[in-house]
Predicted 3D model of a 74-nucleotide RNA (transfer RNA) from a candidate division TA06 bacterium. It matches the Rfam family "tRNA". It was read from a public genome assembly. The coordinates come from a structure-prediction model, not an experiment, and the mean pLDDT is 81.
Parts: sequence; structure tokens; C1' cells
RNA sequence: GGGCGGUUGGCUCAGCUGGUGAGAGCGCUACCUUCACACGGUAGAGGUCAUAGGUUCGAAUCCUAUACCGCCCA
Repeated sequence: GGGCGGUUGGCUCAGCUGGUGAGAGCGCUACCUUCACACGGUAGAGGUCAUAGGUUCGAAUCCUAUACCGCCCA
């Protein structure tokens, strides 16, 4: 330098053919339970969907560029 894949909550990851609410597990906080801790139960907080632009009535999802990570080729 070229090709491919990835970027979504603190961590690990789903998200179909663009269509009303952005989600799961773990973690975190509060409460219940316990003499206390753990386990368990209930509730809750937490997101510029990497960034910018474009297409569209409508974009996490499609297109382009850029950034970062990984793999392969040279």
C1' cells in the first nucleotide's frame, strides 16, 4: 500500500427485509430477606448506536469519506 471483518450501556454481545418503545446477560444502586455476609426476590439508573456527510416520509440498519481495532496478502 491492497483486501476482508468489526465499532450498540461499565464489560461481553443480540438487533431479520429500513417502519411506533434501542435491547439481553453480567455488573452497579435502592429495597425485601439474614444477627451479619452470601445466595435469592423486586424495582431502578445507565446509550451522541465510532465521527461527518448523503439517500429517504422515515436510518443502529442503505451509500460515501474519515478514525480506531483485528486478520490476510504484498